[in-house]
RNA sequence: GCGGUUGUAGCUCAGUCGAAUAGAGCGUGAGUUUCCGAAACUCAAGGUCGGGGGUUUGAUUCCCCCCAAUCGCA
Numbered sequence: 001g002c003g004g005u006u007g008u009a010g011c012u013c014a015g016u017c018g019a020a021u022a023g024a025g026c027g028u029g030a031g032u033u034u035c036c037g038a039a040a041c042u043c044a045a046g047g048u049c050g051g052g053g054g055u056u057u058g059a060u061u062c063c064c065c066c067c068a069a070u071c072g073c074a
Base pairs, nucleotide, nucleotide: 001073002072003071004070005069006068007067010026011025012024013023019057028044029043030042031041032040050066051065052064053063054062
């Protein structure tokens, strides 16, 4: 330099042939329970869906550019 893959909650990840309020587990906070903890159960908070632009009535999803990580080729 060229090409591929990945980027979604604090962490690990799912998702979407374009539309429903954007989800799960773990973690965090509160509550129930207990003599106190742990465990269990209930509830809650937490997201510019990597950044920008485009197409579209509508984009996390499609297209383009950029950034980062990673793999391959040179």